[in-house]
């Protein structure tokens, strides 16, 4: 710095990654070399071998070597014996060493260790200096030798022996000790110096080198003491009997309770004792920017420890790693009687562990011991071995080489790209390494020998010896690219991308997350990154973490101010002057070991690495000085803060008295049938007289109005009036004290509501419970009742959303405007102390706050440290109980969270609009039928479409085709079209056979041409096909929301920012239409306009349409001459714009039964569908990516099918009749089709229709419009309605009407009589009715769908409600957006914890009993002349055993809750007014959310809501 909490965004705030390291380890992979390091685990146990011995110049001696020398044999140069004579020397005595070096890290939370002092309270061998001495003597002992015990180990008698062993004596002083006394000095005790008395103590030899003893110093090692600093836990608050101190007395090198006897009752301790867990401490060593955080390998210094646990003993030094002695526990030898042993020394072996090395060479240096010395000894060292364990260098070639070659691998517009100068292939070098030669430095001394100085053993110089490593480093020839590259990563954090496989599999993953048919995230592969003999992973630590903040954080809503006051310790603290001099500053001195870190310089070829100097070591201790501050003393001051007097103030507290309103209830009275309660009702009261009303008594609670974001209180709180008692704050003035102040950890007091306890009280009101309703349920919400309370003394609880969610105290910092109490006043107004509102500049994440800070500053207290588990367990305190107080982990997640932001939603809420509702007219749901869908069925009934937005939809027409299904039969390149090449002239047809048919066989006839070709067929080559799947991979179209009135941009502003302004507000409008305001100002897409039709009028033209007038003709008819006026026809103009009056209004517009108009406010209709929203719908219209099928998922062809049918729903048609029905008669359209077509007219049929047969490719020709209207008939019935549904008979299309066409005629004559519940459409030429046409089409199931004209209404108070929509506006825990979200019990699986009857363990402590070596004290008849010794006795003490407790662990039937798990069961408690607002204490009930009741909060909404009403 960067990921990750949102649709986005700020903030809080966790988890996570990028850095760095390492006694590391696993994984793949490895050319060399230099410097390092290398059992972190089991202080577990060891097999073998080495790690301490040396001196013969102390010694008696001579067992082995060797030398002479004798002797004997003899084979005359060998063997035997012998001789301490020599060199040497086993074991012995002595000396000295062995207390050093090395190991390890158990134990220790200590004066242990660091640092800085002290020892006037010590001791120090060997070593240097220096003084004095260094004398006589004496009994012994080991050894050796006899002679025994045993299996060893060992050991016991006798004899005899020496010494620098050891003992007596002398000699002694400057030693020591005690008394006296002088001087001097320090620090108390005292020293030191000097006298005096007493008194005690030496010695050893020696070959003359070297030793020896007593003192003096010195140096070097130890000891002890002392300040100070040294982890974590108070869920460990008390702890100590030698305990703390005197006096003595032992003891010690030496003070001390170090011991022990007597007195005292002290001593430590919130500045953390005691306890309990973890640790060896530093110097360093990681990291960090530094404060800090972690660690304590390796090297250095201290300490501790040597199987465990005690002892002591020698000795300058131990209570002793490679010594002793007792107990353990273990191993081992053993003849079983006893014995032995202790690698945390190098090696090394088991074991344990993820893990950690050779039973190496040398003492050559460098150190040690011993010794004159030579020398010996030395797993201390040096030096090899083994390991990539780290650090650090070098290599693995280099240059040149495009046809950018092949292959691989990737894209495609087949061109390309990329592996890549990479390679080949040329030229050049040779570090490594291999071979061969040559070859070190590290060696300087000891000692000998010469020399010189000094002068008798010391120095200096020469010379001369010595090399484990090692024939190594290192040099130098030789040939030759020749010997030498992996590993991890490639979504984003973070450098690196494509293909192919899989398909929520299989697998990745630090985190955030990838994988469900196109994965840059999983496995290849192929580029590509990043490091590199490594390179990842996994572990631990710091950094990033300002994420425990001193440096350097917070606390109104995010985690976080104690309910409130008192007040102790503690911290902090007002002016002035004086003194100090602890802090603090400054100079000195001392110390802060060495290595190590920084720096210079220098040595290995560089570098790591060594060397050398210098910085620093940020500390402590002494001394010198300042004296501003802080702090101590003195002193004074008054302004802080108290006290005093005056005023007035108040729902302050507290105890009393006492009022009137209202409720109940009693008593009596009037009076009658209801009353009461809800949203509707019941339950409950009433004729035994309720309710209502009148009187009067009774009763127990609260205190209308007054009344106010008014006032009092420290908070909790506090309210008729009156009054005793108490307490405060504030103004005002004046007066006294003189800092007395603030704060406050433990601690005290007070502390709503509910709850307890004991005794009252008891109207109302009410948890609990009972009824009654609602409800699917209803343990609720509503009613009716109603216990505890609620109210009172007295005592307990100690909690609340005890809240401004804002700790106390001081000063300071702009303004405006209310209000309470009080001073002064010129009645203006100032002014103090409180209590509101808004605002500035600061703050803040922002909401906001803002002198009553959340601004600027001090002081002191509290308290956070992701969510969740949990305020839970446990332990403790408290509490009668409820329950309060402290207050954890184990597990689990990746986010909880805050503020505002945009939507989208509320059974918020406020305007507007829509056949949205109402007000009306006609219908659907009922019957019969069509027809579509669903289900069944089925060989198959293809397939989509499925609220609204599917269901007379795709289908604007399924008997065969269509056709996709389904059975059977058949074909495999066949069908279409294209290009190109070559080639044939027929090919197709007709006919017959078999078969269903497709197809298979047979057979036959005909021959186009302008000669250019057409056409047909077969043939080569390209491209097959699929109504298979995926609409959730697409395009293109569609539907809806919606013809609703919106939806965006640019610039500017505003905001840290998502965003926001514009687009809000007033009005107005069909409309975001407009105007008016206005930090916005324009501007786009929508909206209207333009476009089409229609109503209206004009020009023009005038045929097929029209005919007033003129003329001709009929029986009639624009039929004909003409005509251009009307109609129409189609083109092009006019017209309508709130243009104009007239009110209203700033405008904009609205309004008018206004004028004028054919037409008025959008004239009526179409066409036109903004950004988006449903992964909406179509892969079966078409296109198309991937995927699948290829003798079949292609293709043909019959036959079926798609028209099934116990049922359900949707659109419709007919109709139930008389405003019909039948029959006869007359009359009036538009549009729009028409050549395989409409078809006049004729003839024939009852008819449907045939048969001729005129017109028109259409303003000419073709079609009875209907209903209407006139007569007539028929009279309310299942009919002269109504037409199903069956029988007959035909007509037509058509290869073919059997499944399965229409259509006519004849008979049949079924339900139905206006239709629950619910629910469609419609506002005007609309609805309702009425016929017409048209398209598909051989025919048609069309009552469908589009279109065309006839006739032709009603009704709209109005917006309260339903349903949809659009602005503002809130509120939100919803962003997949309420079909959201989201609680909890029960039931299943997994994890972890918690109780727990009990079972097993560890550690420590008391208490009693036992007691070993072993000092220490006592005896002492035995030994010893003596010292003393052995022995015996005693105190203490390891261990060991017993007993009751406590701490702390393990495990456990069985229980308790807690987490966690796509799709389990009840409900729906919360979020919206979340459908009874929530939420918090408390209590009680209920399957569960949860539900009431008292109290409190806003962290609710909001007014005119009116039972309930789950869930996605």
């Nucleotide at each position: 710095g960067a990921g990750u909490u949102u649709g986005a965004u700020c903030c809080u705030g966790g988890c996570u990654c990028a850095g760095g390291a390492u006694g590391a380890a696993c994984g793949c992979u490895a050319g060399c070399g230099g410097c390092a390091g290398g059992c972190u685990u089991a202080a577990c146990a060891c097999a073998u071998g080495c790690a301490a011995g040396u001196c013969g110049a102390g010694g008696g001696g001579u067992a082995a070597c060797a030398g002479a020398g004798g002797u004997a044999g003899c084979u005359u140069g060998c063997u035997a014996c012998u001789u301490g004579c020599u060199g040497a020397c086993g074991a012995c005595c002595g000396g000295c060493g062995c207390a050093c070096g090395g190991g390890u890290g158990c134990g220790u939370a200590a004066c242990g260790c660091g640092u800085a002092u002290a020892c006037a309270a010590u001791c120090u061998a060997c070593c240097u200096c220096u003084u004095a001495c260094u004398a006589a003597g004496g009994g012994a002992u080991a050894g050796c030798c006899c002679a025994g015990a045993g299996a060893a180990a060992u050991u016991u008698g006798g004899a005899u022996u020496a010494a620098g062993a050891u003992c007596u004596u002398a000699u002694g002083g400057u030693a020591u000790g005690u008394a006296u006394u002088u001087a001097u000095g320090g620090c108390a005790u005292c020293a030191u110096a000097g006298a005096u008395a007493u008194a005690u103590u030496a010695a050893a030899g020696g070959u003359u080198a070297c030793g020896g003893u007593a003192g003096g110093a010195g140096a070097u090692g130890a000891g002890u003491a002392u300040g100070c600093g040294u982890c974590c836990u108070a869920u460990u608050a008390g702890c100590u009997a030698g305990a703390u101190g005197g006096u003595g007395u032992g003891g010690u090198a030496a003070c001390g309770g170090c011991a022990c006897a007597c007195c005292a009752u002290g001593g430590c301790g919130a500045c953390g004792a005691u306890a309990g867990g973890u640790a060896g401490g530093g110097g360093c060593c990681c990291u960090g920017a530094g404060a800090g955080g972690g660690g304590g390998a390796u090297c250095c210094c201290c300490c501790a420890c040597a199987c465990u646990g005690g002892u002591a003993c020698u000795g300058a030094g131990a209570c002793a790693c490679g010594g002793a002695c007792c107990a353990g526990a273990c191993u081992c030898c053993u003849a079983c009687g006893g014995g032995a042993g202790g690698c945390a020394g190098c090696a090394g072996u088991g074991a344990g562990g993820a893990a950690u090395a050779u039973u190496g060479g040398g003492c050559a240096a460098u150190g040690g011991a011993g010794g004159c010395a030579a020398c010996u000894c030395u797993g201390a060292c040096c030096c090899a071995g083994c390991c990539a364990u780290g650090c650090c260098g070098c290599g693995u070639g280099c240059a040149g080489g495009a046809a950018g070659a092949c292959u691989g691998c990737c894209c495609u517009a087949u061109g390309g790209g990329u592996u890549g100068u990479a390679a080949a292939c040329u030229g050049c070098u040779u570090u490594u390494a291999u071979a061969c030669a040559g070859g070190a430095a590290g060696a300087a001394a000891c000692a000998c020998u010469c020399u010189c100085a000094c002068g008798u053993g010391u120095g200096a110089g020469a010379g001369c010896u010595u090399g484990a490593c090692g024939g190594u480093a290192c040099u130098g020839u030789a040939a030759g690219a020749a010997u030498a590259a992996g590993g991890a990563u490639c979504g984003g954090c973070u450098a690196a991308c494509u293909c192919c496989g899989u398909g929520c599999c299989a697998g990745c993953a630090g985190c955030c997350g990838c994988g469900g048919u196109a994965a840059u995230a999983c496995g290849g592969a192929g580029g590509a990154u990043c490091c590199a003999a490594g390179c990842g992973u996994u572990a631990u630590c710091c950094g990033g973490a300002a994420u425990c903040a001193u440096u350097g954080g917070g606390u109104u809503u995010a985690a976080a101010g104690g309910g409130u006051c008192c007040g102790u310790a503690g911290g902090c603290g007002g002016g002035c002057a004086a003194u100090u001099a602890a802090g603090u500053c400054a100079g000195a001195g001392g110390u802060g070991a060495a290595a190590g870190u920084u720096u210079g310089c220098g040595g290995c070829u560089c570098a790591a690495c060594c060397g050398u100097a210098a910085a620093a070591u940020u500390g402590c201790c002494u001394u010198u000085g300042a004296a501003a501050c802080u702090g101590g003393u003195u002193g004074u001051c008054u302004u802080g803060a108290a006290u005093u007097a005056u005023u007035a103030u108040g729902a302050a507290g507290u105890g009393g008295u006492u009022a009137g309103a209202a409720u109940a209830a009693g008593u009596a009275g009037u009076g009658u049938a209801g009353c009461g309660g809800u949203g509707a009702a019941a339950u409950g009261c009433a004729u035994a007289g309720a309710u209502a009303u009148u009187a009067c008594u009774u009763a127990g609670a609260a205190u209308a109005c007054c009344a106010a974001c008014u006032g009092c209180g420290a908070a909790g709180g506090c309210c008729g009036a009156u009054u005793g008692c108490u307490a405060a704050g504030a103004a005002u003035a004046u007066a006294c004290u003189g800092a007395c102040a603030c704060u406050g950890a433990u601690g005290g007091a007070c502390g709503a509501a509910a709850g307890c306890g004991u005794g009252g009280g008891g109207a109302g009101c009410g948890a609990a419970c009972a009824g009654g309703a609602u409800u699917a349920g209803a343990u609720a919400c509503c009613c009716u009742g109603g216990u505890a309370g609620u109210c009172c003394a007295c005592g307990c609880c100690g909690u609340a959303a005890a809240c401004g969610a804002u700790g106390g105290a001081u000063a300071c910092u702009a303004g405006c405007u209310g209000u309470u109490c009080g001073g002064a006043u010129u009645u203006a107004u100032c002014u103090g102390a409180g209590u509101g509102g808004c605002u500035a500049a600061g703050c803040g994440a922002a909401a906001g706050u803002g002198a009553u800070a959340a601004g600027u500053a001090u002081c002191c207290c509290a308290c956070c440290u992701g969510g969740g588990g949990a305020g839970u367990a446990c332990g403790u305190u408290c509490g009668c109980a409820a329950g309060a107080a402290u207050g954890a982990a184990a597990c689990u997640c990746a986010a909880a969270g805050g503020a505002a932001u945009u939507g989208a939603c509320g059974g918020g809420g406020g305007c507007c609009c829509g056949c949205a509702c109402a007000a009306g007219c006609g219908g659907u749901g009922g019957a019969g039928c069509a027809u579509g869908u669903g289900g069944u069925u089925u060989a198959a009934u293809u397939c989509g479409a499925u609220g609204a937005u599917a269901c007379g939809c795709g289908a604007g027409g399924a008997a065969c085709c269509u056709u996709a299904c389904c059975a059977g039969g058949g074909c495999u390149u066949a069908a279409a079209u294209g290009u190109a090449g070559a080639u044939u002239g027929a090919c197709a047809g007709g006919g017959g056979u078999a078969g269903a048919a497709a197809u298979a066989c047979c057979u036959u006839u005909u021959c186009c041409u302008u000669c250019g070709g057409a056409c047909a067929g077969a043939u080569u080559a390209c491209a097959a096909g699929g109504u298979g799947c995926u609409g959730c991979a697409u395009g293109g179209u569609u539907g809806u929301c919606g013809u609703c009135a919106g939806c965006u941009c640019g610039u500017g502003c505003c905001g840290u920012g998502a965003g926001g302004u514009g687009u809000c507000a007033g009005g107005u409008u069909a409309a975001g239409u407009c105007c008016u305001a206005u930090a916005a100002c324009g501007a786009g897409c929508g909206c209207a306009a333009c476009c089409c039709c229609u109503a209206u009028u004009g020009u023009u033209a005038g045929u097929u349409g029209c005919c007033a007038g003129c003329g001709a003709g009929u029986c009639a008819u624009g039929u004909c001459g003409g005509g251009a006026a009307c109609u129409c026809u189609a083109a092009c103009a006019a017209g309508a714009c709130u243009g104009c009056c007239a009110g209203u209004g700033c405008a904009a517009a609205c309004u008018g039964u206004g004028a004028g108009g054919a037409a008025g406010g959008u004239g009526g209709g179409g066409a036109u569908g903004a950004c988006g929203u449903c992964a909406a719908a179509u892969c079966a219209u078409c296109a198309c990516g991937g995927c699948c099928c290829u003798u079949a998922c292609g293709u043909c062809c019959u036959g079926g099918g798609c028209u099934a049918c116990a049922c359900a729903c949707g659109u419709g048609c007919u109709a139930c009749a008389a405003u019909g029905g039948u029959a006869g008669g007359u009359a009036c359209a538009g549009a729009g089709a028409g050549c395989a077509g409409c078809c006049a007219c004729u003839g024939c049929g009852c008819a449907a229709g045939c048969a001729g047969g005129a017109g028109c490719g259409a303003a000419u020709c073709u079609a009875u419009a209907a209903a209407a209207c006139c007569u007539a008939u028929c009279u309310c019935a299942g009919u002269u309605c109504g037409g199903a549904u069956c029988g007959g008979a035909g007509u037509c299309u058509g290869c073919a009407a059997c499944u399965c066409g229409a259509c006519u005629c004849c008979g049949u004559g079924a339900a139905g009589c206006u239709g629950g519940a619910a629910u469609c459409g419609c506002u005007a030429g609309u609805a309702a009715u009425c016929g017409g046409a048209u398209a598909u089409c051989a025919g048609c199931c069309a009552u469908g769908a589009u279109c065309c004209g006839g006739u032709g209404a009603a009704u709209a108070c109005g917006u309260u409600c339903c349903c949809g929509g659009g602005c503002c506006u809130u509120g939100u825990a919803c962003a997949c957006a309420c079909c959201g979200c989201c609680c909890g019990u029960c039931a299943a699986g997994c994890c972890a914890u918690g109780g727990a009857a009990g079972c097993u363990g560890a550690g420590g402590g008391u208490a009693c009993c036992u007691g070993a070596a072993g000092u220490c004290g006592g005896u002492c008849a035995c030994c010893g002349c003596a010292a003393g010794g052995a022995g015996c006795c005693g105190c203490c003490u390891a261990g060991g055993g017993u007993a009751a407790a406590a701490u702390u662990g393990g495990u456990a039937a069985c229980u308790a809750g807690g987490g966690c798990u796509a799709a389990g069961u009840c409900g729906u408690a919360a979020c919206a007014a979340g459908g009874u607002a929530g939420c918090c204490g408390u209590a009680c009930c209920g399957g569960a959310a949860g539900g009431u009741g008292c109290g409190g909060c806003u962290g609710g909404a909001a007014u005119c809501a009116c039972c309930u009403c789950c869930u996605u």
Molecule: small-subunit ribosomal RNA
Organism: uncultured prokaryote